[in-house]
RNA sequence: AGAGUUUGAUCCUGGCUCAGAUUGAACGCUGGCGGUAUGCUUAACACAUGCAAGUCGAACGGUAGGUACUUCGGUACUGAGAGUGGCGGACGGGUGAGUAACGCGUAGGAAUCUGCCUGUUAGUGGGGGACAACUUGGGGAAACUCAAGCUAAUACCGCAUACGCCCUACGGGGGAAAGCGGGGGACCUUCGGGCCUCGCGCUAACAGAUGAGCCUGCGUUGGAUUAGCUAGUUGGUGGGGUAAAGGCCUACCAAGGCGACGAUCCAUAGCUGGUCUGAGAGGACGAUCAGCCACACUGGGACUGAGACACGGCCCAGACUCCUACGGGAGGCAGCAGUGGGGAAUAUUGGACAAUGGGCGCAAGCCUGAUCCAGCAAUACCGCGUGUGUGAAGAAGGCCUUCGGGUUGUAAAGCACUUUCAAUAGGGAGGAAUACCUUAAGGCUAAUACCCUUAAGACUGACAUUACCUAUACAAGAAGCACCGGCUAACUCCGUGCCAGCAGUCGCGGUAAUACGUAGGAUGCAAGCGUUAUCCGGAUUCACUGGGCGUAAAGUGUCGUGCAGGUGGUUUAUCGCAUCGUGCUUGAAAGCCCGGGGCUCAACCCCGGUGUUGGGUACGAGAUGGAUAGACUUGAGGGAGGUAGAGGAACGGGGAACUGACGGUGAAGCAGUGAAAUGCGUUGAUAUCGUCAGGAACACCAAAGGCGAAGGCACCGUUCUGGGCCUCUCCUGACACUCAGACACGAAAGCUAGGGGAGCGAAGCAGAUUAGAGACCUGCGUAGUCCUAGCCCUAAACGCAUGCCUGCUAGUUGCCCCGCGCAAGUGGGGUGACGUAAGCUAACGCGUUAAGCAGGCCGCCUGGGGAGUACGAUCGCAAGAUUAAAACUCAAAGGAAUUGACGGGGACCCGCACAACCGGUGGAGCGUGUGGUUCAAUUCGAGACAAAGCGAAGCACCUAACCAGGUCUUGACAUGGUACCGUUUUAUUCCGCUAGAAAUAGUGGAAGAUCCGCAAGGAUGGUAUCACAGGUGCUGCAUGGCUGUCGUCAGCUCGUGCCGUGGGGUGUUCCCUUAAGUGGGCUAACGAGCGCAACCCCUGUCCAAUGUUACAAGUGUCAUUGGAGACUGCUUGUGUCAAACACAGGAGGAAGGAAGGGACGACGUCAAGUCAGCACGGCCCUUAUGACCUGGGUCACACACACCCUACAAUGGCGAAUAACAACGGGAUGCUAAGCGGUAACGCUACGCAAAUCCAUUUAAAUUUCGCCUCAGUUCAGAUUGAGGUCUGCAACCCGACCUCAUGAAGUCGGAAUCGGUAGUAAUCGCGGAUCAGCAGGUCGCGGUGAAUACGUUCUCGGGUCUUGUACACACCGCCCGUCAAGCCAACAAAGUUGGGGGCGGCCGAAGAGCCCCGCAAGGGGAGCUAAGCCGAACUCAGCGAUGGGGACUAAGUCGUAACAAGGUAACC
Repeated sequence: AGAGUUUGAUCCUGGCUCAGAUUGAACGCUGGCGGUAUGCUUAACACAUGCAAGUCGAACGGUAGGUACUUCGGUACUGAGAGUGGCGGACGGGUGAGUAACGCGUAGGAAUCUGCCUGUUAGUGGGGGACAACUUGGGGAAACUCAAGCUAAUACCGCAUACGCCCUACGGGGGAAAGCGGGGGACCUUCGGGCCUCGCGCUAACAGAUGAGCCUGCGUUGGAUUAGCUAGUUGGUGGGGUAAAGGCCUACCAAGGCGACGAUCCAUAGCUGGUCUGAGAGGACGAUCAGCCACACUGGGACUGAGACACGGCCCAGACUCCUACGGGAGGCAGCAGUGGGGAAUAUUGGACAAUGGGCGCAAGCCUGAUCCAGCAAUACCGCGUGUGUGAAGAAGGCCUUCGGGUUGUAAAGCACUUUCAAUAGGGAGGAAUACCUUAAGGCUAAUACCCUUAAGACUGACAUUACCUAUACAAGAAGCACCGGCUAACUCCGUGCCAGCAGUCGCGGUAAUACGUAGGAUGCAAGCGUUAUCCGGAUUCACUGGGCGUAAAGUGUCGUGCAGGUGGUUUAUCGCAUCGUGCUUGAAAGCCCGGGGCUCAACCCCGGUGUUGGGUACGAGAUGGAUAGACUUGAGGGAGGUAGAGGAACGGGGAACUGACGGUGAAGCAGUGAAAUGCGUUGAUAUCGUCAGGAACACCAAAGGCGAAGGCACCGUUCUGGGCCUCUCCUGACACUCAGACACGAAAGCUAGGGGAGCGAAGCAGAUUAGAGACCUGCGUAGUCCUAGCCCUAAACGCAUGCCUGCUAGUUGCCCCGCGCAAGUGGGGUGACGUAAGCUAACGCGUUAAGCAGGCCGCCUGGGGAGUACGAUCGCAAGAUUAAAACUCAAAGGAAUUGACGGGGACCCGCACAACCGGUGGAGCGUGUGGUUCAAUUCGAGACAAAGCGAAGCACCUAACCAGGUCUUGACAUGGUACCGUUUUAUUCCGCUAGAAAUAGUGGAAGAUCCGCAAGGAUGGUAUCACAGGUGCUGCAUGGCUGUCGUCAGCUCGUGCCGUGGGGUGUUCCCUUAAGUGGGCUAACGAGCGCAACCCCUGUCCAAUGUUACAAGUGUCAUUGGAGACUGCUUGUGUCAAACACAGGAGGAAGGAAGGGACGACGUCAAGUCAGCACGGCCCUUAUGACCUGGGUCACACACACCCUACAAUGGCGAAUAACAACGGGAUGCUAAGCGGUAACGCUACGCAAAUCCAUUUAAAUUUCGCCUCAGUUCAGAUUGAGGUCUGCAACCCGACCUCAUGAAGUCGGAAUCGGUAGUAAUCGCGGAUCAGCAGGUCGCGGUGAAUACGUUCUCGGGUCUUGUACACACCGCCCGUCAAGCCAACAAAGUUGGGGGCGGCCGAAGAGCCCCGCAAGGGGAGCUAAGCCGAACUCAGCGAUGGGGACUAAGUCGUAACAAGGUAACC
C1' cells in the first nucleotide's frame, strides 16, 4: 500500500466482498511448564446455609461462674453474657435500574456547615431528680410485652461564672462543662481521699486542615412523520423556612418566561480519566484500575446524628417468601462464597489478619469476605521446552510415475553428546518493621516514679513442600490445528458424477474435479489453531482534513418578490469583540510517549521527564475581520432625452374558411380505404349560385426573428399598464449579492356554478382488419376544447435534463435593437453558428450565452429493487398533491464509448437470385433410399440448406457388425517366459470311413523331417501353463487424420509509425474501375503476409522432329514429343478539376479483352460429420460384449417423404429397307472373329490378341426412306401374373439377371408448391468403364443431334462494402413485459382483542413533619398535603387478528407480445 466482482472487451460511476488490528468473548479439534493479569456482558430474577461492624471495665451499676478465707451469716479478689453510657454502623464493599440532568466534564463564584485531627485563648466551681439492668407479679404459641419496686454514671436537669460568642430598639439581655486513670515527697483527712504531678477526657471561642452543601458560563445521543410549551408558571413586596442564596414555601401585585441558535414531547443512555482502531482528522466503546453520580425487594416518609432521608437502622403502603396454637409475627446477597433460574457463556459454601488500610480502645488487643494469599479456567499477554551434532545403502514402507525414476528425505535407523522444563532428594533468601517487652541515654517533674523521645536487643509469616541453588537418572514424560481454484503462501492420485457436498466473494460438482470426500505431499501458525460474533480500518463509500449534481444518484417549474440568516466596494480616525503574542494558573493519580532502574529476559512493576492540542486570567500588538464616527464614487439606484417589441389587462371592429338553414340549377351517386364496409342520397345528397345564422381560429408577412422570470404570447384599433436597452454623466452615496421559512405566478388535463357549442373529439356505438382486436384504419359521437367567476398546482414544467450574482481567460462569422460617423467603420445591449486557443471532462462533448479559472449564497445526491409506495401530518369539493420510511430481496443496477451481430433502417454492388425462355418434379406404375410400423432379428451411422440411388465402385452363402440354435476358452490372430516333446512320429501334406446341419469329434491308411553347428546346443514346430490376445462394445461433447458448408465469396491479418486514458482505430476509408482488397488517384501512413490472378492439366490454330501398329506405297488426315501464338500490342472514341487505370467500337487473327473447361478452397464458422475406413486417451467385457458353424434377417408393409426410370402418344408406335456418321475406354480364370445349333437368352466349336496390330472398320442410336396404324385407354403404355427356359454360382425357396409365349393394371400431361439450365449449354440419342462369379433404371465418363431467352435490378433468396439504431454478445431461433395458476417470505390495511406507558380529572386516603384544639404531662382529637388503591374520557406504544389489496423470491406452467431495429402504430412524461 491494495485486491476480487457488472462487459465479448474498455474507461468511468457505484455498491458488495476480502487481506489488518481488536475482545471481560463463545464454540470445534488439540493440549507440556511457568510468570502476570482477567473471569454473569443475559434475569436491578428469586434466594437455603455460613460469614461480611463492631469496640470500650481507663464512663457506670453489677449478675451467673471461679479462687481464697470463713464464726457458714458471709467477706475479699476475679469476673463472662446482658444492660446504661460513649464512639463507630453516612467509611470500606456491591450494582448501573433510574437519570438527557448543573447528572457529569471543564472553568469560575458567594450566602454556608464541618465529628475525629492541628494551632491559639480561657475554663473545667457547686447542686438535684430520674430511667434501664435487677427483684416481684401478669399476658402471649411465638415475636415480644405490661404493672409495681430498688439503683449508678463521662446518661439527664438547673444554679454560679463567661474577655471572646449569640440577640438587640444599642439602653441592655442570653448562654457551658465531667470526669477517669498512672505515680507520689512534704502537709491535711471523715481514711474514701484531699493535695502535687503526668496522661486521657469535657466546656466556650477564634483560626487551620479535611470533608460536605449551594450557584453560574461553556460542552454533553437520535427523532420535526414531536411546533408550540408554561399558572408557582416569570418577576416584585411582606412573611415563613434552611447550615446556607433562592418560588424552596405562603399571601398579595404585575403578566410575564421558554422556543426554528430546536422549547415541549418520544426513544435511547450512568458521566469522565481513558480503551480499541486510524497516517492523522475522526469513528466505536465506557469490563478490570481511578474520580464523580445514582440505587439498595417496589413506592412514600421522617427520626437520630458533625454527617443519612441511611445496603447488613426505624415507620407506613404494596408484591413475594417463611413461621403460626389462626389471635399474630418474621424477611430483603446490586457485600464474600454458594444455590436455583435465564443464557452461547463467566470460578471456591478455601486460608489469614503475617503485610497495607479501617473501627473501637491509654494500651495489650478485639473486629475487618476491605485486603493479602491460595484454588478453578490456554480467557488474554509474555517467556521456555518437546532435544543437539553427525549420518546416503539416498534403507524399508507410503504416494506418484512418461516405468527410466521422482518424492517423503538427513527425515528415520545407527553413532556421539546435552539435561533447560517436568520427576525425586537436599539446601534455602526476601516480604519484618512498628507496637508491646528488656536494657541504656535524654526530656518532663519536687521526684531516681509515671509518661514521652532516641538507640540496641528479643518477639511476630496465611502464602509455604515459596522464589532460587545443588545433586541423581533417563532422549527419557511433552505437537497440534487450519489451509493448498483466484483474491492468498502451498498439487497430485483415487472415489463420486448438478448426486453427495463445498462456499467470505467470484463461483465449483452433469465420468478424466489442483474447488466435494479420503490419501500422499506442500504451505502457514504453533500450545495452540480454526470458526462464529463485535468494533475500527481499508471506505476519499457523509468527503473539516477530503467527494459530487449536462448524460452515471443529484439544480426546487419560475428560484419571480423577499424577512431572518450568511457574505460584502474605496478611505480616515478611534475602540480592542474576534485574532495574535508573552507571563501566571488549572488541566488528579494511573494510562500513552521518552529516558533510566528492578524481577535471568519479556509481559509486569518502580523512578524521573515530556505531553495533556483545552479552560481561565494579567499585560501587550493593532495588520486582517468586526464595532463607532466621518468622507468618497467605481457597485447599486434615481433624473433628463430617445427607442424596439405576438410583454400584460379590458373594450370595440374585420375578412377568408367551415358547418347549418332557406331558396334556385341539377341529376345518381357521394363519401371513405391498402382493399372495403358502416354512413349520406330519388322525402333529390355530392356539385354549383344567392341570402341568412353561428361559433372557433387568425393564411401570406414569418425568420436560426421579437417580448416576457418561467408557464407562455401572433388579424386590426382604442384605453390602462409592467419591464428592457441606448445617450447625457445631472443627483443619492454601499442604499449591495444570495436567500431556509413566507408570498406570488404557474401548459395541458381535471373539478364547481352559469353561459356557449361551428370544427375537432377521450368515453361510447357501429364498420373493417385479425387466430383474437377491448387497438392501429373508417363512419358517427358525449364530456371537453371557447367565455365569466372560483379551485387544482402537476409535466421529458428541457438549453434533447446545465440555480442566482460578480470578476478574469485566443479568435472567426451571421441576425435583432440603440448611439456616433458622409462613408469605411466603431461603442453598448441581446440572440445564433464554428472552433484540438488555453483549459476542463469517464468519454460524449463544453468552450466570453462555459460544463474553463476563482469568490459569495441557496437547493439537492450517497448501490438496484421494494417506492416516490405504506403510515402519520398539511393542503384540496374531489381527483389527488406535498412531506416521506421500514421489513424483505439482489450482486449488481448504471453512464459513455469500442468491436461484432442483427433490423419488417439507409446507400452502392454481385450471383440462373429474381425476371425472360426451355425442360422437369409434385398426379400414375415401377425401382432405390429414408421415416414409421412390424418382427426372434428386421445390425449401425447420416437429419434444413450442407441426411434420404448417402457410407454401399454392386446385401443368395461369405461380406456382417443383427437374431435363433450348436460349439471353443492362451483362444480365429501377435509377442515373450517356464516345463516337456519332436525319425518305429504329435511337425507338415494327402486319401478315406463313422456321427453331426456344419463347426467339430472319433478313427483307418499313405507320404514325410528342415536350417546352423564337430559336439553340446540353438533356430523352428507342437503340447501344457503364465503373462496376455481379442472386442464393428461406449464416448466424434476427450482426440488425430480426413471431409462437408458459408464459398472460388473477396476477403482475413501482421510489422513499424501515427491517433486514442483504454477497448481499439488508421492502413483496409473516399473517388474511378475490375470477375477480384483487380488496378489507379487521393491520403498519417509506409510496407508485408495468407487469399485473387499467374505458374499446372485438357480442348481449339500453326510449326518442327519422330513415326511402330495408321497407310498398298509414298505420305502425314492421325499419333507422340517439343515449340509458336493473345499482350488492350495497334487504331478511333468516351469519361474525370487533373492524371492514370480503364471502358466502348474497329482492324488483323484459328482464337479478343479471363478464348472455353479442370485441378487448386485464405483467417475462420457450425462442440457440423466420422471412435463402423484407419489411428488414439479414458471407461467397460474376459468359459464372453471374444472366436467358429448352420439357418434366418438386413429384401417385412395399413402408411408418409426424397431421388430416378418408363409413360400417357402421331415432332409418335410398329415393321421393313438400304444408306449412313462417333468418342472415351476395356480385355488372359479375359475380350472373343468366322462357322454351326436354338424363335431367343445362349450353347458347341474355334482364328486372333497382353493390344494405334486381335475382339472391332466397335453394327452406334437418334437421323434418312418406304409402308401400316388415325386419336382410341388404342398396333399408346408396359405393371402384374401364369407357363416354359438360358446363364453364373457349392447353392437362385425366402432372395439374381436374362430369353420366349401368354396376360395387359394405373396412366389421356398432373393442386398448392417447387427444381435445373445462359451455348456446343438446356433438351434429346445412344456408347463405355469401375465394382463384379452373377446382378444398374444408380454412379463416373464419352461422343451424336442441337435450341430459346436475358427489358432490367422494383421484388424473393444468398453474399460483399460503407453508414445508422440497438436494452442483442449463446449475438433476433436474441432480449424481454404484464395478467393468471402453484409454493414460500416480510410488511400494510382490517371488525375487534390483549398488554404496556406517562400525564389529566374525580373519589378515597396510611405513616410522617409542620399547623389548630383539649390536656400539667404522657397522650388524644381535627383540617389541609401526600404514597398506595379505585373510577373516568381521551392520548400513545406494542402483540394477536378472519379477510383484503399490493410487493419480493422460486431451471424448464398458461395467455398474449407491450419495450429494445422505423421493434413492425417512433418512444417517453

Notes:
This is a predicted structure of a 1469-nucleotide RNA (small-subunit ribosomal RNA) from an uncultured bacterium. Its mean pLDDT, the model's own confidence on a scale to 100, is 84. Rfam family: Bacterial small subunit ribosomal RNA.